[in-house]
Record summary: A computed fold for a 270-nucleotide part of an RNA from a soil metagenome, annotated as large-subunit ribosomal RNA, domain VI. Model confidence (mean pLDDT): 88 of 100.

Context: one part of a larger RNA
RNA sequence: CGCAGGAAAUUUGAGGGGAUCUGUCCUUAGUACGAGAGGACCGGGAUGGACAAACCUAUGGUGUUCCAGUUGUGCCGCCAGGUGCAGCGCUGGGUAGCUAUGUUUGGAAGGGAUAAACGCUGAAAGCAUCUAAGUGUGAAGCCCACCCCAAGAUAAGAUUUCCCACUCGCGCAAGCGGGUCUGAAGGAUCCUUGUAGACUACGAGGUUGAUAGGCCAGAGGUGUAAGUCCUGUAAGGGAUUCAGCUGACUGGUACUAAUAGUCCGUGCGG
Numbered sequence: 001c002g003c004a005g006g007a008a009a010u011u012u013g014a015g016g017g018g019a020u021c022u023g024u025c026c027u028u029a030g031u032a033c034g035a036g037a038g039g040a041c042c043g044g045g046a047u048g049g050a051c052a053a054a055c056c057u058a059u060g061g062u063g064u065u066c067c068a069g070u071u072g073u074g075c076c077g078c079c080a081g082g083u084g085c086a087g088c089g090c091u092g093g094g095u096a097g098c099u100a101u102g103u104u105u106g107g108a109a110g111g112g113a114u115a116a117a118c119g120c121u122g123a124a125a126g127c128a129u130c131u132a133a134g135u136g137u138g139a140a141g142c143c144c145a146c147c148c149c150a151a152g153a154u155a156a157g158a159u160u161u162c163c164c165a166c167u168c169g170c171g172c173a174a175g176c177g178g179g180u181c182u183g184a185a186g187g188a189u190c191c192u193u194g195u196a197g198a199c200u201a202c203g204a205g206g207u208u209g210a211u212a213g214g215c216c217a218g219a220g221g222u223g224u225a226a227g228u229c230c231u232g233u234a235a236g237g238g239a240u241u242c243a244g245c246u247g248a249c250u251g252g253u254a255c256u257a258a259u260a261g262u263c264c265g266u267g268c269g270g
Base pairs, nucleotide, nucleotide: 001152005163006162007161008160009159010158011157015149016148017147018146021049022048023047024046025045026044027043033038051106052105053104054103055102059100060099061098062097066093067092068091069090070089071086072085073084074083075082076081110144111143112142117137118136119135120134164269165180166179167178168177169176170175181267186264187263188262189261190206191205192204193203194202211257212256213255214253215252216251217250218249220246221245222244227240228239229238230237231236
């Protein structure tokens, strides 16, 4: 820009893409078959491999500052307690998120038309013949079926809902021109933002508000803070104390910031 008014939502599916794998074991059954050795079709069940998708409850990883320990050195006057630097100084753990080696799921079942092949009926050709007329069975393959995209499918589809003035002149009409008003539904900008994201887009929200931060409570993590007291000559140990601290998690709470506004979009539609 188009889809013959504008808008919001929900859809149909022309068409396109993805997937399509396979082993072993048990049973049927040591049956059919076979002198024996050996050893099934058909059918039923279980469990794997590779591949793919989703996910983070559990198992693990990471988690650059969440907690603790600790070395050297500088500083906060000293002690104590802290802090800077040394690859996050090093080390032990670790929430959310992300993640695989982890978890779950998938290729199941079925239908249609067929290939090779196997048939039925059957002449040409009194027989025979699956074929010439006619009519069946039949594959991991084909078309459906499963998952995803999809009306720019210009053949531009469908459904639901919402929104929008009067008047004058010319004209047979279609329509054209003018005046006074109107600016809808809805959208955007802007702002608070997200497990969405390079930007954009997409999603949530903007006081009729829990969108982000803060605060409160909790979860989870770390592992028993500081100070004080007791004990020991002291290093240290014990009590207060499952303490203290705590990023992303959960629930709540308008304290802070989403203020106020502006713009687009018209007026019943060849």